The RNA shown here (transfer RNA) has 73 nucleotides and comes from a Nanobdellota archaeon. Its Rfam family is "tRNA". Rfam's curators write: Transfer RNA (tRNA) molecules are approximately 80 nucleotides in length. Its family is annotated with triplet codon-amino acid adaptor activity in the Gene Ontology. It was read from a public genome assembly.

RNA sequence: GGGCUCGUGGCGCAAUUGGUAACGCGCGCCCAUGGCAUGGGCGAGACUUCGGGUUCGAGCCCCGACGAGUCCA
Numbered sequence: 001g002g003g004c005u006c007g008u009g010g011c012g013c014a015a016u017u018g019g020u021a022a023c024g025c026g027c028g029c030c031c032a033u034g035g036c037a038u039g040g041g042c043g044a045g046a047c048u049u050c051g052g053g054u055u056c057g058a059g060c061c062c063c064g065a066c067g068a069g070u071c072c073a
Base pairs, nucleotide, nucleotide: 001072002071003070004069005068006067007066010025011024012023019056027043028042029041030040031039032038049065050064051063052062053061
């Protein structure tokens, strides 16, 4: 320098054809227990790396930038 893959809550990840961002762990409150562990219920928390474009509408499509992984040189 070039190719490919990826970038989503504190962490790990999902979101098939574009249409109100799911789940697990963790966190907060409540219930059960004398208490702990454990179990159950409820809840907060991401507008999706950044900029631009297409579209009625973009995490998803297009362009550029940045970063990470991997391969080639």